The prediction has a mean pLDDT of 84. The RNA shown here (transfer RNA) has 72 nucleotides and comes from Choristocarpus tenellus.
[in-house]
RNA sequence: GUCCAGGUAGCUCAGAGGUAGAGCGAAAGACUGAAAAUCUUUAGGUCAGUGGUUCAAACCCGCUUCCGGACA
Numbered sequence: 001g002u003c004c005a006g007g008u009a010g011c012u013c014a015g016a017g018g019u020a021g022a023g024c025g026a027a028a029g030a031c032u033g034a035a036a037a038u039c040u041u042u043a044g045g046u047c048a049g050u051g052g053u054u055c056a057a058a059c060c061c062g063c064u065u066c067c068g069g070a071c072a
């Protein structure tokens, strides 16, 4: 330099056009003499950035950026 795959909650990952979710973790409550475990609830997201397509974009397209890989 070219190509491929990826960047979504604190962590690991779903979600492939119609107002973004799970597990773990965090907080509060229930339970307990008190803890653990269990159960319930809640908070937490400019979906890497920017422009475009569309009535509507995490999702499609261009460019940029970061990480991993292949080739040279």
Stems, first nucleotide, its partner, number of pairs: 001071004006066002010024004018055001026042005048064005
It is recorded under the gene name trnF-GAA.